[in-house]
Transfer RNA from Syntrophomonas sp. DTU019, 86 nucleotides, folded computationally. Rfam family: tRNA. By type it is a transfer RNA. Its mean pLDDT, the model's own confidence on a scale to 100, is 81. The source organism's lineage runs through Bacteria, Bacillati, Clostridia, Syntrophomonadaceae and Syntrophomonas.
RNA sequence: GCCCGGGUGGCGGAAUAGGCAGACGCACGGGACUUAAAAUCCCGCGGGGCUCAAACCCCGUACCGGUUCGACCCCGGUCUCGGGCA
Repeated sequence: GCCCGGGUGGCGGAAUAGGCAGACGCACGGGACUUAAAAUCCCGCGGGGCUCAAACCCCGUACCGGUUCGACCCCGGUCUCGGGCA
């Protein structure tokens, strides 16, 4: 230099016919159980605005653009990690 694959909540990791982003697991918070704990079970768990709290609204898939009614997904460029070839 060329080619291929990856980058998504705190972590791992799903979602490809373009149609509710974050399933599932871990971690964490609350509760139940226990003398107390561990284990187990139930509920919650991205950020912001409003609110006593919710409902509700906005933003969010490495970064910048494009296509589209609509993009983690398609197209172009960039950064970065891994692999292959030279």